[in-house]
The RNA shown here (transfer RNA) has 76 nucleotides and comes from a Methanobacteriota archaeon. It matches the Rfam family "tRNA". Gene Ontology term of the family: triplet codon-amino acid adaptor activity. By type it is a transfer RNA.

RNA sequence: GCCCCGAUAGUGUAGUGGCCUAUCAUACGGCCCUGUCGAGGCCGUGACCCGGAUUCGAAUUCCGGUCGGGGCGCCA
Numbered sequence: 001g002c003c004c005c006g007a008u009a010g011u012g013u014a015g016u017g018g019c020c021u022a023u024c025a026u027a028c029g030g031c032c033c034u035g036u037c038g039a040g041g042c043c044g045u046g047a048c049c050c051g052g053a054u055u056c057g058a059a060u061u062c063c064g065g066u067c068g069g070g071g072c073g074c075c076a
Stems, first nucleotide, its partner, number of pairs: 001072007010026003018056001027045006049065005
């Protein structure tokens, strides 16, 4: 340098154009339960990497960038 894959709550993830004001687990907070703690139950908090395009509508499709991972190559 070229090619491929990925980026979503603090962490790990689901999502394949409209039911997304976005899923689940964990974390954190409150309540219940318990002699206490833990476990368990209920409720809540919190996220789409950045810019642009297409579209009535984009987390999702396309282009560019950034970062991470993998493969191939070049120079020394």